RNAcentral holds the full RNA, with entries from ENA.
Predicted 3D model of a 677-nucleotide part of an RNA (large-subunit ribosomal RNA, domain II) from a Pseudomonadota bacterium.
Model confidence (mean pLDDT): 86 of 100.

[in-house]
Context: one part of a larger RNA
RNA sequence: UCCGGCGAGUUACUCUGUGUCGCCAGGUUAAGGGAGUCACACCCGUAGCCGGAGCGAAAGCGAGUCUGAACAGGGCGUUCAGUGGCACGGAGUAGACACGAAACCGGGUGAGCUACCCAUGGCCAGGGUGAAGCGAGGCUAAUCCCUCGUGGAGGCCCGAACCCACUAAUGUUGCAAAAUUAGGGGAUGAGCUGUGGGUAGGGGUGAUAUGCCUAACGAACCCGGAGAUAGCUUGUUCUCCCCGAAAUAGCUUUAGGGCUAGCCUCGCGUGUUCAGUAACGGAGGUAGAGCACUGGAUUGGCUAGGGGGCUUACUGCUUACCAAACCAAACCAAACUCCGAAUGCCGUUACUCCACAGCGCGGGAGUCGGACUGCGAAUGAUGAGAUCCGUAGUCGAGAGGGAAACAACCCAGACCGCCGGCUAAGGCCCUCAAGUCUGUGCUAAGUGGGAAACGAUGUGGGAUUGCUUAGACAGCCAGGAGGUUGGCUCAGAAGCAGCCAUCCUUUAAAGAGUGCGUAACAGCUCACUGGUCAAGCGGUCCUGCGCGGAAAAUGUAACGGGGCUAAGCACAGCGCCGAAGCCACGGAACCUUGCGGGGUUGGUAGGGGAGCGUUCUGCACAGCAGUGAAGCUCGACCGUAAGGACGGGUGGAGCGUGCAGAAGUGAGAAUGCCGGA
Numbered sequence: 001u002c003c004g005g006c007g008a009g010u011u012a013c014u015c016u017g018u019g020u021c022g023c024c025a026g027g028u029u030a031a032g033g034g035a036g037u038c039a040c041a042c043c044c045g046u047a048g049c050c051g052g053a054g055c056g057a058a059a060g061c062g063a064g065u066c067u068g069a070a071c072a073g074g075g076c077g078u079u080c081a082g083u084g085g086c087a088c089g090g091a092g093u094a095g096a097c098a099c100g101a102a103a104c105c106g107g108g109u110g111a112g113c114u115a116c117c118c119a120u121g122g123c124c125a126g127g128g129u130g131a132a133g134c135g136a137g138g139c140u141a142a143u144c145c146c147u148c149g150u151g152g153a154g155g156c157c158c159g160a161a162c163c164c165a166c167u168a169a170u171g172u173u174g175c176a177a178a179a180u181u182a183g184g185g186g187a188u189g190a191g192c193u194g195u196g197g198g199u200a201g202g203g204g205u206g207a208u209a210u211g212c213c214u215a216a217c218g219a220a221c222c223c224g225g226a227g228a229u230a231g232c233u234u235g236u237u238c239u240c241c242c243c244g245a246a247a248u249a250g251c252u253u254u255a256g257g258g259c260u261a262g263c264c265u266c267g268c269g270u271g272u273u274c275a276g277u278a279a280c281g282g283a284g285g286u287a288g289a290g291c292a293c294u295g296g297a298u299u300g301g302c303u304a305g306g307g308g309g310c311u312u313a314c315u316g317c318u319u320a321c322c323a324a325a326c327c328a329a330a331c332c333a334a335a336c337u338c339c340g341a342a343u344g345c346c347g348u349u350a351c352u353c354c355a356c357a358g359c360g361c362g363g364g365a366g367u368c369g370g371a372c373u374g375c376g377a378a379u380g381a382u383g384a385g386a387u388c389c390g391u392a393g394u395c396g397a398g399a400g401g402g403a404a405a406c407a408a409c410c411c412a413g414a415c416c417g418c419c420g421g422c423u424a425a426g427g428c429c430c431u432c433a434a435g436u437c438u439g440u441g442c443u444a445a446g447u448g449g450g451a452a453a454c455g456a457u458g459u460g461g462g463a464u465u466g467c468u469u470a471g472a473c474a475g476c477c478a479g480g481a482g483g484u485u486g487g488c489u490c491a492g493a494a495g496c497a498g499c500c501a502u503c504c505u506u507u508a509a510a511g512a513g514u515g516c517g518u519a520a521c522a523g524c525u526c527a528c529u530g531g532u533c534a535a536g537c538g539g540u541c542c543u544g545c546g547c548g549g550a551a552a553a554u555g556u557a558a559c560g561g562g563g564c565u566a567a568g569c570a571c572a573g574c575g576c577c578g579a580a581g582c583c584a585c586g587g588a589a590c591c592u593u594g595c596g597g598g599g600u601u602g603g604u605a606g607g608g609g610a611g612c613g614u615u616c617u618g619c620a621c622a623g624c625a626g627u628g629a630a631g632c633u634c635g636a637c638c639g640u641a642a643g644g645a646c647g648g649g650u651g652g653a654g655c656g657u658g659c660a661g662a663a664g665u666g667a668g669a670a671u672g673c674c675g676g677a
Base pairs, nucleotide, nucleotide: 001677002676003675004674005673006672011094012093013092014091015090016089017088018087019086020085021084022083023082026050027049028048032044033043034042054061055060064076065075066074067073097235098234100232104225105224106223107222108221109220115199116198117197118196119195120194121193122192123191124189126158127157128156129154133150134149135148136147137146138145162186163185164184166183167182168181169180170179201217203213204212205211210219238611239610240609241608242607243606248261249260250259251258252257262367263366264364265363266362267361268360269359270358272355273357275352276351277350278349279348280347281346282345288339289337290336294333295332296331298329299328300327301326303323305322306321307319308318309317310316370395371394372393373392374391375390376389378387379386400411401410402409415587416586417585420583421582422581426577427576428575429562430561431560435574437573438572439571440570441569442568448564454548455547458545459544460543461542462541463540464539465538466537467536475532476531477530478529479528481505482504483503486500487499488498511526515524516523588601589600590599591598592597612666614663615662616661617660618659619658620657621656623655624654631650632649633648634647635646637644638643
């Protein structure tokens, strides 16, 4: 991993609802008893229970009663049949759909492992060091002390046995559920060790590591309470048909759980009340706008006040300072409004519509983690595939076509069949179904096929303005002068460091000078003018398409690819392709309809309905079967499905069909259990 078998809403009682049956103002027995062939049954048994009257706390009264002063009002009643069995839905109590704890408690079993203790034994090669004490000698008045011997102390030294386990490697389905190898530490001691004994789980023992107490000890193991509990996880077994959610609100030691409501379903009732549109009538303060209020903020004016300065020091003058109120102008606001929509909402009427519409009562649920997208806000950084609301859609629970791929985007809602047709989004060069379609423009960047501020004689279109055959614009030829080196400043300042002024003259024209240049001059040049040439030349604004700005990690890699100058972009047009959409043909089911007919049939949680099959039981078939049952196996049969026949083979003794009943009733998943491969 696979195969086979086993494997999960049961049973009892009580309550409640539905269906059905009995009896009915009644219904029913319980324990127990009687009779009886097993037994479902049968006959007694009326104690009890439910109903038949309620209201009140109660006394109590009674179709009423309670409250109350009330012959007011109000509350609950008076109108509506029950009761018992059976079946099913649901609830409660029980293990209550199944498996699953970590734990808690009780009674026992353990110190043959290990911890500590008690008793009694055993063991420690060899070598080294050389304490005290003692002896002798020296020294001394005598000691002390010194020297030499002797001696043999020590949680002393080196190192086997023995004990330990610091390092590394190997080993890691091992030799081994802790080892091997090479090194390492202790090795007369708080040493190691044999045997016997002691301490027990709310405990023991512990040179404390929460260590150890028989290979997992923050509380051993075994059995029991016990099917502990598990708001958690997983699993929960045949089929078809109808409908079909929610991820919200309130409350919750509540937030991944619940309860009630909302939304779904089924039954009964009501019968267009729903919804859409139109008209009419309403409430409202959003978007926008505005500045009349409340505030904010800007400029100017005017003018209190303040600051600075002056000053005969009296409150006087002044001010290119600050600045309230006021005026003018132009602004801003969720918590501003003189105003004020569109939508939406409420109501009335009409029309359309007959939808599994709406509403009421009752049975059964599930849901309380939602997600993204568009639009309107908030929080955030006008970040987030962010968070939180509103609103709509989709996914959730939705398949199909498109977007290369892609829950949520675009198109479109799959009853079944068909080798027919038309379309949607999106497409029509190839991949790849359909145009290398038509017309007019644009783009030259592979822009298309990623990106901003900003930058630029890219290029198309439009508007406006200036100059121009009295010759513009560009080029070329020539001039570009005089007072004057303007004045000042300065070492110098002569058009050209800087400051001031910026005139006059000659002129076709020429600045008290546009730039380069010099120490300063000089020199070059420009403005400006003439000539030549010959017809357009400049400026600004709006706009289409392009350019730059443009750096990332495996590999082109920012069109899905090939490739494309259209097969790109814009506008206009015709045709075609394209889905489970629509049509056509055949078929099925459901709802509706007086008849023709009409409508519907995606679906998770979930509600409702109808069935298939398995085992057993009763009755029937005076069923089938060694002339071959069940089972197994092969086959092109039947049914909408679960499934059901038939024939052959195998097999060798039981089995079916109809109706009804009862369940240990259906397996693919539970790291399921057992067996096998």